Context: one part of a larger RNA
RNA sequence: UGACGGGGGCUCACACAAGCGGUGGAGGAUGUGGCUUAAUUCGAGACUACGCGAAGAACCUUAUCCGGGCCUUGACAUGCAUGGAUUAACCCUGUGAAAGCAGGGCCACGCCUUCGGGUGGAACAUGCACAGGUGCUGCAUGGCUGUCGUCAGCUCGUGUCGUGAGAUGUCGGGUUAAGUCCCUUAACGAGCGAAACCCUUGUCCCUAGUUGCCAGCGAGUCAUGUCGGGGACUCUAGGGAGGCUGCCGGUGUUAAACCGGAGGAAGGUGGGGAUGACGUCAAGUCCUCAUGGCCUUUAUGGCCCGGGCUGCACACGUCCUACAAUGGUGCGUACAAAGGGAAGCGAACUCGUGAGAGCAAGCAAAUCCCAAAAAGCGCGCCCCAGUUCGGAUUGCAGGCUGCAACUCGCCUGCAUGAAGCCGGAAUCGCUAGUAAUCGCGGGUCAGCAUACCGCGGUGAAUGUGUUCCUGAGCCUUGUACA
Numbered sequence: 001u002g003a004c005g006g007g008g009g010c011u012c013a014c015a016c017a018a019g020c021g022g023u024g025g026a027g028g029a030u031g032u033g034g035c036u037u038a039a040u041u042c043g044a045g046a047c048u049a050c051g052c053g054a055a056g057a058a059c060c061u062u063a064u065c066c067g068g069g070c071c072u073u074g075a076c077a078u079g080c081a082u083g084g085a086u087u088a089a090c091c092c093u094g095u096g097a098a099a100g101c102a103g104g105g106c107c108a109c110g111c112c113u114u115c116g117g118g119u120g121g122a123a124c125a126u127g128c129a130c131a132g133g134u135g136c137u138g139c140a141u142g143g144c145u146g147u148c149g150u151c152a153g154c155u156c157g158u159g160u161c162g163u164g165a166g167a168u169g170u171c172g173g174g175u176u177a178a179g180u181c182c183c184u185u186a187a188c189g190a191g192c193g194a195a196a197c198c199c200u201u202g203u204c205c206c207u208a209g210u211u212g213c214c215a216g217c218g219a220g221u222c223a224u225g226u227c228g229g230g231g232a233c234u235c236u237a238g239g240g241a242g243g244c245u246g247c248c249g250g251u252g253u254u255a256a257a258c259c260g261g262a263g264g265a266a267g268g269u270g271g272g273g274a275u276g277a278c279g280u281c282a283a284g285u286c287c288u289c290a291u292g293g294c295c296u297u298u299a300u301g302g303c304c305c306g307g308g309c310u311g312c313a314c315a316c317g318u319c320c321u322a323c324a325a326u327g328g329u330g331c332g333u334a335c336a337a338a339g340g341g342a343a344g345c346g347a348a349c350u351c352g353u354g355a356g357a358g359c360a361a362g363c364a365a366a367u368c369c370c371a372a373a374a375a376g377c378g379c380g381c382c383c384c385a386g387u388u389c390g391g392a393u394u395g396c397a398g399g400c401u402g403c404a405a406c407u408c409g410c411c412u413g414c415a416u417g418a419a420g421c422c423g424g425a426a427u428c429g430c431u432a433g434u435a436a437u438c439g440c441g442g443g444u445c446a447g448c449a450u451a452c453c454g455c456g457g458u459g460a461a462u463g464u465g466u467u468c469c470u471g472a473g474c475c476u477u478g479u480a481c482a
Base pairs, nucleotide, nucleotide: 001482002481003479004478005477007476008475009474010473011472012471013470015466016465019430020429021428022427023426026321027320028319029318030317031316032315033314034312035311042053043052065307066306067305068304069303070302071301074130078129079128080127081126082125083124090105091104092103093102094101095100109120110119111118112117132296133295135294136293137292141290142289143285144284145283146281148279153192154191155190156189157188158187159168160167161166172183173182174181198273199272200271201270203241204240205239206238207237208236209235213230214229217228218227219226244267247261248260249259250258251257323423327382328381329380330379331378332377333376339370340369341368344363345362349358350357351356389420394415395414396413397412398411399410400409436458437457438456439455440454441453442452
């Protein structure tokens, strides 16, 4: 100087407390361990691995992960030498599961030309340099990422103090979300962080008015901004205003600031996001990529077929659906936002109980389509039961995608109708448009979503406390630790 303490002081955080809803019990989905297997590819491992890499394993993907069949200058790159005008491409045949192997047919380009031919490039064949490697080492590395933590810290120059390591500044008194600001002060300044600048949302104004809108005027329809028209309104998307402790009162040291109030759509960082200091964990990744070294070279490279990654006495994590009456079910009826669409989204109509099919309008989309929002509201039934709860499992019959749904896809109809009556010890999330609950969309994608990333609808309870648990910051103290 740090680190540590079942030392002290101060302070903070859904850390506890106060509340609300869960997990742990059930069935299922998914990841992991284990077991099994010819193989069940590899990585990730307390917090910070385990719906993680994977934004989607039937083949492909895929990764010698397994079995089998093949290739050896190679699937891909560059260069050299030789060959010859044949080959390559294309077509055909045999063999084969395919890849591959064997054979046949056909025939080109540029330049020079004495028309005999010569020569060159691409390409092919052979040979040689080499290619290739998701092989090893993340403890050789770059880059990227997680975490402490959006915590308030981490440093420097000059000066001063100390023999020195170092200290001071950065401490102290207040204050703040903040090393934020003020005061004091052997310190005076400065940098990286904090804040601000950026995006979005909340109010108003201006500009613009189509594909959006429709108040007033007119036309038309069974009906609809449908038409003429209009820019008022909504909205769209560009510009601006607005919030600064600016104003008032109180407290405070005349300070910083805090408390209350006015005005205001919004008040003290208005809400949300992006943004992550010096560093820590030899944290993670050599399987994104790059890269040193090592290893491999008729194989640890390459191609193909089939299988595996989906295997199931079991254990754990994360979720979904429930156990019901604030519910289930039938009929009727209302209101979103944000997105996507051409090898695409696909209306209406017809067929089908349905998944879906047929035909096909419109739309590169504020125009057309996906598209029905659902919870909600109204009326009826169920009457507390393993039930009109719950939907696992299984049988049969179908639909769709795709070369192909056996291993191993999704969906539909009929039938079947399991466990489950609120969950031990323990444990998680959340402070407001939040939790809870309800649907909608997107990426991936031929097909496959209870996952992920977004969107809106309905919409609470509790706490203004810091004794305790956990983690963190500052000061101080002890130490046989570095």
Predicted 3D model of a 482-nucleotide part of an RNA (small-subunit ribosomal RNA, 3' major domain) from a metagenome. Rfam family: Bacterial small subunit ribosomal RNA. Its family is annotated with ribosome and structural constituent of ribosome in the Gene Ontology. Its mean pLDDT, the model's own confidence on a scale to 100, is 81. RNAcentral holds the full RNA, with entries from SILVA.